RNAcentral holds the sequence, with entries from GtRNAdb.
The RNA shown here (transfer RNA) has 73 nucleotides and comes from Vicugna pacos.
The coordinates come from a structure-prediction model, not an experiment, and the mean pLDDT is 82.
It is recorded under the gene name tRNA-Ile-AAT-15-1.
[in-house]
Parts: sequence; structure tokens; C1' cells
RNA sequence: GGUGGGUAUAGCUCAGUGGUAGAGCACAUGCUUAAUGUGCAUGAGAUCCUGGGUUCAAUCCCCAGUACUUUCA
Repeated sequence: GGUGGGUAUAGCUCAGUGGUAGAGCACAUGCUUAAUGUGCAUGAGAUCCUGGGUUCAAUCCCCAGUACUUUCA
């Protein structure tokens, strides 16, 4: 360098599907314990990478861009 491929969603690892987003771990509170941990319950936490387009409605479809990764030369 390529009209090659893939990925981007909670603090971390990852789901998800055209109808307003969830799990595990982590975090906070309460119960339990002499205490920590474990266990149980509850809760907080995401502008779904950015900008446009399609649509009644977009995290999802389309276009462009950015970052990372892989492949080819």
C1' cells in the first nucleotide's frame, strides 16, 4: 500500500436483536461471621467507536471515517 477479512456494547470479559440493552466477574448496601472471606438478597453503573443515510422506529440495515487485529504484496 489493498473497492482483502474481522472486531469496537457497563470498570473488565462477552451476549444480543429493526420496537428504547443483558449475563458473569468487579463495585456499593444489608443479612450472615469474632473478623476477613464465602454464601444470600438488593442496588448503581452503557449517548451500544464517530458522522451521515434508509425507516413510523436503527446498537442492529447502507455509506464514509477512526482505532485495533489479521491476511496478501
Rfam family: tRNA. Its family is annotated with triplet codon-amino acid adaptor activity in the Gene Ontology.